[in-house]
Molecule: c-di-GMP-I riboswitch aptamer
Organism: Candidatus Villigracilis proximus
């Protein structure tokens, strides 16, 4: 002197929850706050959840009509919307005893 390991030091980050504000809503973003976290830094790349404004099909009303249009509300499908503190993969990153 290098290297792995290990526990430390200096730190970071911030979980419900409560408040204001953003969005259809999942959620997010400030303030407070501290659950926890050796990447609980970043990236929606992959699978996992989650919500469905809109679309699209049913059904039932009402209004209207040549067949029928339209409106509305239920209920079903659906991410191009959210989740990185669900997994993972990518990229980056502080400290180092015996």
């Nucleotide at each position: 002197a290098c290297u792995u390991c290990c526990g430390a030091a200096a730190g970071g980050u911030a979980a419900a929850a409560u408040c204001a504000g953003g969005g259809a809503a999942a959620c997010c973003u400030g303030a407070u706050g501290g659950c926890a976290c050796a990447a609980a830094g970043u990236c929606a790349u992959g699978g996992g959840u989650c919500u469905a404004c809109a679309a699209u099909c049913a059904c039932a009303a009402a209004a209207u009509u040549a067949u029928u249009u339209u409106u509305c509300g239920u209920g079903a499908u659906c991410a191009u919307g959210a989740u990185u503190g669900c997994c993972a993969g990518a990229c980056u990153g502080c400290c180092g005893a015996a």